[in-house]
RNA sequence: GGGGUCGAGGGGCGCUGCGACGGACGAUGUCCGCCACGCUCGACCACCUGGCCAUUGCACAAGGGCGCCUUCACUCG
Repeated sequence: GGGGUCGAGGGGCGCUGCGACGGACGAUGUCCGCCACGCUCGACCACCUGGCCAUUGCACAAGGGCGCCUUCACUCG
């Protein structure tokens, strides 16, 4: 660094639908279905890859297609 699990990022409703996923087919693609936490941060596991031989401390957000509703805080009317 990747992988997996859990948690968090206030909560909902509607719409479209790329990737992934599932199914079918005339099959390296086409069609149908599903679909807007697939992102980031933190903790854990020790599975994969690489580095190092030093071990503590500090900090903890920024985002998430389109439309609408709502919660909380602040400000203005």
Overview:
Model confidence (mean pLDDT): 77 of 100. A computed fold for a 77-nucleotide RNA from Pseudonocardia sp., annotated as SAH (S-adenosyl-L-homocysteine) riboswitch aptamer. The model forms 100% of the base pairs in the Rfam consensus. It matches the Rfam family "SAH (S-adenosyl-L-homocysteine) riboswitch aptamer". The family has 52 seed sequences and 1,354 matches in Rfam 15.1.